[in-house]
Transfer RNA from a Eubacteriaceae bacterium, 73 nucleotides, folded computationally.
RNA sequence: GACACUGUAGCUCAGCUGGAAGAGCGCCACCUUGACACGGUGGAGGUCAUCGGUUCAAGCCCGGUCAGUGUCA
Numbered sequence: 001g002a003c004a005c006u007g008u009a010g011c012u013c014a015g016c017u018g019g020a021a022g023a024g025c026g027c028c029a030c031c032u033u034g035a036c037a038c039g040g041u042g043g044a045g046g047u048c049a050u051c052g053g054u055u056c057a058a059g060c061c062c063g064g065u066c067a068g069u070g071u072c073a
Stems, first nucleotide, its partner, number of pairs: 001072007010025004019056001027043005049065005
């Protein structure tokens, strides 16, 4: 330098054919216990990397940029 893949909650990851965002772990509160752990219930937490475009509507489609990984040179 070329090509491919990836970027979604603090972490690991889902998210179907575009109809508007979830799980596990973690965190907080409560229940339970003499206390802790385990367990149960509830809750907080997101500009979907970023900028633009298409669309009535974009995490999803199109283009640019940035970052990471891999292959080739």
The prediction has a mean pLDDT of 81. Taxonomically the source falls in Eubacteriaceae (Bacteria, Bacillati, Bacillota, Eubacteriales). It matches the Rfam family "tRNA". It is annotated as a transfer RNA.